[in-house]
Molecule: SAM riboswitch aptamer (S box leader)
Organism: Blastococcus sp. TF02A-35
């Protein structure tokens, strides 16, 4: 980097640093935000994809655990509505 597969109305914040914008992108709302948002370091927690435990008719399917490992998340349904070869995790191949 492109194709797949599955998930995206639940659930979890406190502090240092920074300093003006930011909720992906377009329009149109609506919303956070110098009482410090975004981001980014810790720390802390949530969730059960994958690893990982038992069954089983085993390409897999159900169920289970959060001690542990590997991601991932911690405002507003993926903040609304339309739009677009949309977008993000995640797995498990190239």
């Nucleotide at each position: 980097c492109a194709a797949c597969c599955a998930u995206c109305c639940g659930g979890a914040g406190c502090g240092g640093c920074u300093g003006a914008g930011a909720g992906a992108c377009c329009u149109g709302g609506c919303u956070c935000g110098u009482c410090g948002a975004c981001g980014u370091c810790g720390c802390a927690g949530c969730a059960a994809c994958c690893c990982c435990c038992c069954g089983c008719a085993c390409c897999g399917c159900g169920g289970g655990c959060g001690c542990g490992g590997g991601u991932g998340c911690u405002a507003c349904u993926g903040c609304c509505a339309g739009g677009a070869c949309c977008g993000a995790u995640g797995g498990a191949g190239g």